[in-house]
The prediction has a mean pLDDT of 83. A computed fold for a 480-nucleotide part of an RNA from an uncultured Candidatus Babelota bacterium, annotated as small-subunit ribosomal RNA, 3' major domain. Rfam family: Bacterial small subunit ribosomal RNA.
Context: one part of a larger RNA
RNA sequence: UGACGGGGGUCCGCACAAGCGGUGGAACAUGUGGUUUAAUUCGACACUACGCGAGGAACCUUACCUGGGUUUGACAUGUAGCUGACACCGGUAGAGAUAUCGGGUUCCGUGUUUACACGGACAAUUACACAGGUGCUGCAUGGCUGUCGUCAGCUCGUGUCGUGAGACGUCGGGUUAAGUCCUUGAACGAGCGCAACCCUUGCCGCUAGUUGCUACGACUUCGGUCGGCACUCUAGCGGGACUGCCUUGGAAACAAGGAGGAAGGUGGGGAUGACGUCAAGUCCUCAUGGCCCUUAUACCCAGGGCUACACACGUGUUACAAUGGCGAAGAACAAAGGGACGCAAAGUCGUAAGGCCUAGCAAAUCUCAGAAAAUUCGUCUAAGUUCAGAUUGAAGUCUGCAACUCGACUUCAUGAAGUUGAAAUCGCUAGUAAUCGCGUAUCAGAACGGCGCGGUGAAUACGUUCUCGGGCCUUGUACA
Numbered sequence: 001u002g003a004c005g006g007g008g009g010u011c012c013g014c015a016c017a018a019g020c021g022g023u024g025g026a027a028c029a030u031g032u033g034g035u036u037u038a039a040u041u042c043g044a045c046a047c048u049a050c051g052c053g054a055g056g057a058a059c060c061u062u063a064c065c066u067g068g069g070u071u072u073g074a075c076a077u078g079u080a081g082c083u084g085a086c087a088c089c090g091g092u093a094g095a096g097a098u099a100u101c102g103g104g105u106u107c108c109g110u111g112u113u114u115a116c117a118c119g120g121a122c123a124a125u126u127a128c129a130c131a132g133g134u135g136c137u138g139c140a141u142g143g144c145u146g147u148c149g150u151c152a153g154c155u156c157g158u159g160u161c162g163u164g165a166g167a168c169g170u171c172g173g174g175u176u177a178a179g180u181c182c183u184u185g186a187a188c189g190a191g192c193g194c195a196a197c198c199c200u201u202g203c204c205g206c207u208a209g210u211u212g213c214u215a216c217g218a219c220u221u222c223g224g225u226c227g228g229c230a231c232u233c234u235a236g237c238g239g240g241a242c243u244g245c246c247u248u249g250g251a252a253a254c255a256a257g258g259a260g261g262a263a264g265g266u267g268g269g270g271a272u273g274a275c276g277u278c279a280a281g282u283c284c285u286c287a288u289g290g291c292c293c294u295u296a297u298a299c300c301c302a303g304g305g306c307u308a309c310a311c312a313c314g315u316g317u318u319a320c321a322a323u324g325g326c327g328a329a330g331a332a333c334a335a336a337g338g339g340a341c342g343c344a345a346a347g348u349c350g351u352a353a354g355g356c357c358u359a360g361c362a363a364a365u366c367u368c369a370g371a372a373a374a375u376u377c378g379u380c381u382a383a384g385u386u387c388a389g390a391u392u393g394a395a396g397u398c399u400g401c402a403a404c405u406c407g408a409c410u411u412c413a414u415g416a417a418g419u420u421g422a423a424a425u426c427g428c429u430a431g432u433a434a435u436c437g438c439g440u441a442u443c444a445g446a447a448c449g450g451c452g453c454g455g456u457g458a459a460u461a462c463g464u465u466c467u468c469g470g471g472c473c474u475u476g477u478a479c480a
Stems, first nucleotide, its partner, number of pairs: 001480002003477003007474007015464002019428005026318008034309002042053002064304007073130001077129005083123002088103006106121006132293002135291003141287002143282003146278001148276001153192006159168003172183003198270004203239007212229002216227004242264001245258005320421001324380005337368003342361002347356003387418001392413007434456007
C1' cells in the first nucleotide's frame, strides 16, 4: 500500500421488512447429470452452466456410429506432360456414392488456298508442389462476450511532505442518483468514468393531405361516391422543463412546500458499461502461434444416432376449479408486425384439420385477421364432477423424394396423476406485478422457448435491528 475480520462508524440496492404472484408436490414440454448404447457428436458447471451456443436434429444440417467407396482429393493456386473432351440427355448395375453403354460435343489469333504448324482461352486427365482437418492446446493468442456493476469509482502532470515504499490531491463539514455540487484546508489543475449530447414515449404549433380522416354540403343502388384537409392519423421541422418563478431553512451547494403547466425537480423507457477482477467463456463463428493426422484425424454416400430411460436436478406449460367450466347471443374495443419460391378475400365442399376455384395486393390501398380476457343470458351445485386433460385405440389432413425409428394438426372414442403442494426458495415498487390474447425471427414442415405488441390492471413500503451484495472513512493483523 492492499486484502481480510463472527472490528467500529456511515450510506445504498426488491437486500431485508410490508405486500402480490410463483417454484419446490402432479402430468407434460425442454435443458442437464447419470446410466445405457455401435453412436447416444462437441462445448458451457456457484452467483456468472442447465428453454445456454441451437433465431427451430425426419434426409440435409451433422461434427457421432455402422457399412460401402475415393486418394492432388468436395475446395484454391502454380509448374510440367498429354488430350479435346467435360457438362447435358437416356439406358443398365447398385442402398447410394459410383461404374459402364449409347447420344451429344470446343472457341480465338497468327502463318497458310486447304491440309497442317505455332500460340492463347476453356475443360478433362497424369505427375509434383500442395490442398484438407468442427484434430489438441482459450494455461501461447487476437477478436468478441459474461460478471462485479450503470457500482462511483480509476488515474495523471506539476508541486509539497517522507531516507524510502509511498502520502497529499481523492481527506474533513454539508449535499447529491453520482469523485454531483458547495465549502475549508499544500495543494493547483487535468484525463477516463458520472451527467449531457442520441433513439423512443407523453403536450402544443407549423408544413404536407394519399392509400389516411369525414365536422359540413351534394348525390346515392344506403355499400358508398364527389367536394373538403377542420378533426383523427401519418412524418418532417420547431417549441416546451431550466429549480426558471414564489415561500421557508441555509454561508453556499441544496432541501421542503407552492403556483403555473400535458409534463417538476434525472418526467417514463432504451442505447451507452471507466481502470480493472475471475489464467472466467469461446481454437466448434471467424482469425491465428505451436503440436499432431496425410490411402487418413482428409473427402463422398446409404442407413442409424444426436429423440435411448430404474433415476436426480434446473427452467417452463397445463391444471387441481364456482372471481370457475360449458353453451348461446350478439353487440364490443387494440397495437405492433409479415407478405411474390409470398399473403390470399369472396364463393363452394368437408363435423374439422383442410380441399377446390379464383378476385385483390411488391401493399396507410389487398391480405394474414375472427383479437382474447371483459359484458349479457342460460346451465352445472361442491363431486375426482359438465374440473383437469395425460395416455392409448381408430379414422384422417398438411408439408416434404421420404413422417417406421422421429413432424405438426383434426375428428371420434379413451379419461391417468392432480383437491393448492415439507424443508427450502424466486420475481416484482406502477401502467409495474398479476392476467388476456396478437405478431414475428428461424423456417418446406415442425414452439409450452426467444424477441416484440397492445387489452384489463392491483397490493404494499413502518423502517434499516437482522440476511445478502456493494461504496466511503477508520481500526487490528503472525496474510501478500